[in-house]
Context: one part of a larger RNA
RNA sequence: GGCUUAGGGUGGAUGCCUAGGUGCCAAGAGGCGAUGAAGGACGUAGUAAGCUGCGAUAAGCUUCGGGGAGCCGCUUGCAGGUUUUGAUCCGAAGAUUUCCGAAUGGGGAAACCCAACUGCCCCUCAAAGGCAGUUAUUGUCCGGAUGAAUUCAUAGUCCGGCGAUGCGACACGAGGUGAAGUGAAACAUCUCAGUAACCUCAGGAAAAGAAAACGAAGUGAUUCCGUAAGUAGCGGCGAGCGAAAGCGGAAGAGUCUAAACCAAGGGAGCUUGCUCCUUUGGGGUUGUCGGGACCUUAAUGUGAUAGGUGGAGAGUUAGCAGAAUCAUCUGGAAAGAUGAGCCAUAGACCGUGACAGCCGGGUAGGCGAAAACUCAAAACCGUCUAGAGGUAUCCCAAGUAGCACGGGAUUAGUGGAACCCUGUGCGAAUCAGCGCGAACCAUCGCGUAAGACUAAAUACUCCUUGGCGACCGAUAGUGAACUAGUACCGCGAGGGAAAGGUGAAAAGAACCCCGGAAGGGGAAUUAAAAGAUCCUGAAACCCUAAGCUUACAAAGUGUGGGAGCCGUGUUAAAGCGGUGACCGCGUGCCUUUUGCAUAAUGAGUCUGCGAGUUAUUGUACGUGGCAAGCCUAAGGCCUUAUGGGCUGGAGGCGAAGCGAAAGCGAGUACGAAAUGUGCGAAUAAGUCGCGUGCUAUAGACCCGAAGCGGAGGUGAUCUACUCUUGAGCAGGUUGAAGCUGCAGUAACAUGCAGUGGAGGACCGAACCAGUGUGCGUUGAAAAGUGCUUGGAUGACUUGAGAGUAGGAGCGAAAGACUAAUCAAACCCCGUGAUAGCUGGUUCUCUCCGAAAUAGCUUGAGGGCUAGCGUCGGAUCAAGUACUCCGUGGUGGUAGAGCACUGAAUGGCUUAGGGGUCCUACCAGACUACCAAAACCAAUCAAACUCCGAAUACCAUGGAUCCCAUUACUCCGGCAGUCAGACGGUGGGGGAUAAGCUUCAUCGUCGAGAGGGCAACAGCCCAGACCGCCAGCUAAGGUGCCUAAAUCAGAUUAAGUGGAAAGGAUGUGAGGUUGCAUAGACAGUGAGGAUGUUGGCUUAGAGGCAGCCAUCAUUUAAACAGUGCGUAAUAGCUGACUCAUCGAGCGACCUUGCGCCGAAAAUGAUUGGCGAUUAAAUCUGAUACCGAAGCUGCGGAUGCCAGUUUUCUUCGGAAGACUGGCGUGGUAGGAGAGCGUAAUCCGUGCAUUGAAGCCGAACCGUAAGGAACGGUGGAGUUCGGAUUAGUGAGAAUGCAGACAUGAGUAGCGAUAAGAUGGGUUGAAUUCCCAUCCGCCGUAAACCCAAGGUUUCCUGGGGAAGGCUCGUCCCCCCAUGGGUUAGUCGGGACCUAAGGCGAGGCCGUAAGGCGUAGUCGAUGGACAACUGGUUAAUAUUCCAGUACCGGCAGGAAGUUCUAACGAAGGGACGCGAGUGUUUUGGGUAAACAGCUAUAUGCUGGCAGGCUUAGGCUUCGGCCGAAGCUAAUAACCGGAAUGUUCGCCGAGAAAAUCUUCGUAAAUUGACCUCCUGUCGCCCGUACCGUAUACCGCCACAGGUGGGUGAGUGUAAGUGUACUCAGGCGUGC
Repeated sequence: GGCUUAGGGUGGAUGCCUAGGUGCCAAGAGGCGAUGAAGGACGUAGUAAGCUGCGAUAAGCUUCGGGGAGCCGCUUGCAGGUUUUGAUCCGAAGAUUUCCGAAUGGGGAAACCCAACUGCCCCUCAAAGGCAGUUAUUGUCCGGAUGAAUUCAUAGUCCGGCGAUGCGACACGAGGUGAAGUGAAACAUCUCAGUAACCUCAGGAAAAGAAAACGAAGUGAUUCCGUAAGUAGCGGCGAGCGAAAGCGGAAGAGUCUAAACCAAGGGAGCUUGCUCCUUUGGGGUUGUCGGGACCUUAAUGUGAUAGGUGGAGAGUUAGCAGAAUCAUCUGGAAAGAUGAGCCAUAGACCGUGACAGCCGGGUAGGCGAAAACUCAAAACCGUCUAGAGGUAUCCCAAGUAGCACGGGAUUAGUGGAACCCUGUGCGAAUCAGCGCGAACCAUCGCGUAAGACUAAAUACUCCUUGGCGACCGAUAGUGAACUAGUACCGCGAGGGAAAGGUGAAAAGAACCCCGGAAGGGGAAUUAAAAGAUCCUGAAACCCUAAGCUUACAAAGUGUGGGAGCCGUGUUAAAGCGGUGACCGCGUGCCUUUUGCAUAAUGAGUCUGCGAGUUAUUGUACGUGGCAAGCCUAAGGCCUUAUGGGCUGGAGGCGAAGCGAAAGCGAGUACGAAAUGUGCGAAUAAGUCGCGUGCUAUAGACCCGAAGCGGAGGUGAUCUACUCUUGAGCAGGUUGAAGCUGCAGUAACAUGCAGUGGAGGACCGAACCAGUGUGCGUUGAAAAGUGCUUGGAUGACUUGAGAGUAGGAGCGAAAGACUAAUCAAACCCCGUGAUAGCUGGUUCUCUCCGAAAUAGCUUGAGGGCUAGCGUCGGAUCAAGUACUCCGUGGUGGUAGAGCACUGAAUGGCUUAGGGGUCCUACCAGACUACCAAAACCAAUCAAACUCCGAAUACCAUGGAUCCCAUUACUCCGGCAGUCAGACGGUGGGGGAUAAGCUUCAUCGUCGAGAGGGCAACAGCCCAGACCGCCAGCUAAGGUGCCUAAAUCAGAUUAAGUGGAAAGGAUGUGAGGUUGCAUAGACAGUGAGGAUGUUGGCUUAGAGGCAGCCAUCAUUUAAACAGUGCGUAAUAGCUGACUCAUCGAGCGACCUUGCGCCGAAAAUGAUUGGCGAUUAAAUCUGAUACCGAAGCUGCGGAUGCCAGUUUUCUUCGGAAGACUGGCGUGGUAGGAGAGCGUAAUCCGUGCAUUGAAGCCGAACCGUAAGGAACGGUGGAGUUCGGAUUAGUGAGAAUGCAGACAUGAGUAGCGAUAAGAUGGGUUGAAUUCCCAUCCGCCGUAAACCCAAGGUUUCCUGGGGAAGGCUCGUCCCCCCAUGGGUUAGUCGGGACCUAAGGCGAGGCCGUAAGGCGUAGUCGAUGGACAACUGGUUAAUAUUCCAGUACCGGCAGGAAGUUCUAACGAAGGGACGCGAGUGUUUUGGGUAAACAGCUAUAUGCUGGCAGGCUUAGGCUUCGGCCGAAGCUAAUAACCGGAAUGUUCGCCGAGAAAAUCUUCGUAAAUUGACCUCCUGUCGCCCGUACCGUAUACCGCCACAGGUGGGUGAGUGUAAGUGUACUCAGGCGUGC
């Protein structure tokens, strides 16, 4: 270290529970608001915060009613109070009700600021202050007043009354505007869809509505439901869209004006009694050639009622009484068990210490209201309602109907397109009229437009009350069971969590011990510690202990065998449990693939969650009811009421078809016709439920886009540009124009010198930028840092306030920037977009079992049809299919051939041509040239064939009687497959390359395990139902690893076996041929000569550089020389000969096995070891081993057959036994089961202990079941049936917990600490002291923004602080702290810009803008010094001032408010310069001292203060000491002034002057006295640990002050003052 067991920790699954959700039913309600809403802010309790309630009368006040003992909310406690004189509590009606908000006196950054008028209060003389009320805008509304151009009048203005505004439920309704994703497999008409969204308006409902209707029957307003019907139709006639009448129902209701005519009032005109206009009243309201007016005549009733009054009665808002049980046992507790009772118009439910009709609350059935609200009958009032006749005249809704053009709507997309609506233009008629009936016309019908109202049936639910659930039960159910739209994130719109359980009762652990505490140990409580991180308490993960095992052994961690040890057990044992030395075999799972251990995908582990559902349509099968019929839909009635029962026949399907149709009909259509043909009948079963498969439409199995497109909003705190108003830029350098002087010119010009001080000038800090490079890269930092660099008076930088925005802004232009996002921001919505794509898709067993092909396809990784699978049915039978044999055919491949078509070689022959020769011409000769045709010989071909197989295919005859349980065929349901791979054979492409590609055919893999090939999908053998410590074989093997072997004969010597072309006296076998006892081959000995150095050549050439020739002689033989060699010779050697030796020796061919060829990087390989007459190779023989094959035995199961039993709806079904044949399997088809949750019925168990959890014998073929023990402490099992949010290992799944990495990286500027002391339980870190170090144009100080208590004091140490901590910017406090007439802001002003009465514009929302009104970054405006606190000070205190108001007094003047006018306020940049005032620093001078230096020292009041003393530790007292003046230089502020330049440099108010009325007891000015002076800010941080950057973050952040010395100057730089720090390992 591993396994096991036990005990713990961590963690929070599981079980049980429910306080909360969720769906629905019934009833109610369907609004609130200027009488101030909804929603908030701030307050409010004796006691902090939050929630709840309430409002300065503030967890409440008053009255009435209920109720009857405690109460003061959640919320305990402490301290108190209240209550039978009736509290708390419940209900009704009142009172109060701060501030904001429509918000409404004006303003505004919501909860704040500032007013005016009237009345009152306060103390007074007034002012100031307080309280109450009023003061918004608008309206085609009502009334009144006033009143222009313009006489009356009108417009306008003013006053009063009434109304409106805003919110709400994300619902329902009507209207205006109106998309896109998507579908069409692309896309434009079309679709999505008049949907989403936005806007306006309304009601409890809305809208519609009493026919200028429908459509051919007639009906008789509208609306809604069912049906008609997926019909008629529309439609790139694609995708898709889709009526109406009619019928059945719900409900039911009809009315009023305009006009004609009459009358009255008013007005106008004139013709003076007429006409016209207008107001009011009467009249009148309809569709049979109508109605009314008009004229004549007649009745005084009939009925209806939706308006008003009324209020019998009912209901709602509190409540009241309300039956009946005890004992024993167990137990902590009885409601349990046992026994004995009782009630019931009550056995709903909840609670009570376990499960209660009889314990409590309730329940059934009854009763009840002072007050408020709702409904409402009768009655009364009001309103409406009538006849008959006549017909001359009049009336019957106008920019309308209609028509044309352009659109919309309906099913209708412009079509033949009616009807309806209307933007534009024309433009009628009045009943003898007009509209309509699907172009249009005729006929015939229906209706009466251009005015208005109208309940119910219908839609919805923010809300109230009551109830129900085969809905959820804390990862579920609302996002939210809990202080949840909270915490938190974001500038904002917006997004958006986690988090339940002690116990019956707090009985919440007194007391003791250890410890600083936290915590722990005892004790006590309790039934049990269940102990507050609290029920149960799983797993991952982490410990501890014990047993076995492990330090020479390699790998999916197991499995089969198995020794030893330990435990248990027993008399002993067997057995059982734990471990597991050693041996055999053995490369995870999923997905995707031709193919995965793959080094292809996915998963860290565990727990929980996590994916084919629902509705409707169609179709098939199963099942049930009825059957030539079957079924109801909406609705209705009853009822014990989301249920059930009974109705309801509208309508649908079927029973008859054919035809384009009229139509006919067992037939019909075609046709003149049929003995024709097509489709039908004859041969006929449907329909409605339920279940299952598949389908269509819906998100449709789940998760997933990038994006696209759309509508509505939110953002310019970042950044771009612009506007307004402010601010900033050390120091140094250069020296333009102009001017002056001199020179110069006719005069200019020009030159020189000076002056001058220009510049998108120069150098260089602050500031701005970001060049190069290093570092950083899980950073200090989501862009920085170190060094370096660019600009730095300008097109500069920067603050504050504003403006411009999403197909838009802005852009010195990079597609840059628009909040860490930009070739179209962000948020939300359409939305569950779409995804021919990827991934994932959860229990078991049984039967069968594919494909990777064809055709078509904007098709190629998708689809459709066919092919191949499966299930059911039919033919229920045939040697029919398959197989084998025979016979007969078809064919043009392999092969072969050259007869055709072509190719192609040689020869012969010979046309034709070329060349040479000849030639006047004709003709001719030769030819080693080209060559047709024929002939001879020998060839080649996928697109040649005179020929031509084998296989295959077709037909036919026969065979098996087992194949056959079938196959085959047909019909129907449901699929999957369309990427294939290798091997053999035959081909194409390629290179007769590829693990290449593409066909054909067979096999295997795919989807196939087992044995062999070392290992190795596709090769060889062989097809796995399960078991066996049985047997036989296949391929392949038999030295050992490793099961099994021996014999015989050869070969190989190379470890060949266990790499090629090519090469080679390797070796075996066979053959051909030559030499050889007349002596071969090899060796040895000897010879190898002469002419001659052949000739030529050459310097030389003598056998041997080269050329020519290569003779002759002697010989046994000997070359005018085979090679070496020399300058040339020489020399050596060979050929050749003899001798010696004594038997085979050469050459060549065929063949077996070997040899060389043979070089790669860490150590090699026939699998290894190893093996040589083999353990290699060849041949032969006989054995054996060897698989999941075959056999044997046992068992299971599917199907078939037979026998038999039971049941039967007589079809059949179920069981038992026997026999036979089967049982690999991916996609896929079919079947049978297990388990989970809930419901119903039945049946049990349970405090003597349910579920869950831990362990676990045993049982079942599997999913699974389960005795028993422990834990646990209240529910739950089983049987039958039903219903589903029903089964998890994978989705880079989701949530939580816990690992690993790892005690690893890191601990955030290298400005630096050290020592001593103190405190403490404990000190590197806290405090004090000393020394050291760092910053010092800051790392110091003061403001603004922003933050919002961080400030000070006391206490604490869990967490935060990157370590520590006694400390803190942390925590606690029922501790404290911010003091203003003068500082800043308001009560003053205006800029950019905002809002904006009227007004203009716009579908709406809204946009612009006048008068006005807001709005500082600017203008105006009155206080200084000192002291004081722990913490504030221009604020308090002291002293001394000033501004404004009021009152009084004194003195003086003659003016003055509001308004108007004028002035003024009032302004740039650059460079000089003056004056005044003030401040600071430095130096020097004078005197003294001595250590001679940048040194020290010096002196009244007052002030400061050392030593020292005292002290309450904060301070106080205080000898001694210090503190002069002047000048120079520098700087600042204020205020003038000058010059230059071009870019020509805010507004308004305060203020000054002038003009104008009344008032003169006024008004104003000056002085004095008295008095008054409001609201807000004020702490602290503020280059930073308190702001913006997620952080106690090396970044960012506007203005002011900012000392000394050296360095030319300087805010540079170095070192230092004051002051602050040493950066929290």